Predicted 3D model of a 72-nucleotide RNA (transfer RNA) from a Candidatus Woesearchaeota archaeon. The RNAcentral record of the sequence draws on ENA. Its Rfam family is "tRNA". Rfam describes the family as follows. Transfer RNA (tRNA) molecules are approximately 80 nucleotides in length. Its family is annotated with triplet codon-amino acid adaptor activity in the Gene Ontology. It is annotated as a transfer RNA. Its mean pLDDT, the model's own confidence on a scale to 100, is 83.
Parts: sequence; structure tokens; C1' cells
RNA sequence: GCCCCCGUAGCUUAGUGGUAGAGCGUGCGGCUGUUAACCGCAAGGUCACCCGUUCAAAUCGGGUCGGGGGCG
Repeated sequence: GCCCCCGUAGCUUAGUGGUAGAGCGUGCGGCUGUUAACCGCAAGGUCACCCGUUCAAAUCGGGUCGGGGGCG
């Protein structure tokens, strides 16, 4: 320098045009003599950024940034 993949909650990730979900973690409650475990509830997201396409974009197109891999 060229090519490919990835970027979504604190962490790991699902979601591939029409309401953004889960597990773990965190907070509160239940249970227990206490803790842990277990059960319930809740909070937590500018979907990396910009522009475009569309009635509608996390999702499609272009660009930028960051991470990983391959080739030279």
C1' cells in the first nucleotide's frame, strides 16, 4: 500500500428495514439466625462518527475513526 471481518448496556453478545433484547455484573426486595446460593423487581443504550437512500435505518450505500486478520 491492497483486501476481508468487527464496533449495540460496565463486560460478553443477539437483533440484517417497522417497539433495542439476553446472560453476567450493579441496586432494591423476598427467602435465611447471618452470609452465600436461589427467587422477584428495577436502573443502565446519542446502536463508533458524518453524509446519503427510504414514509421509516442498529440494519441498506459512501466516507472517516478505532480494533482484529490476510497478502505484498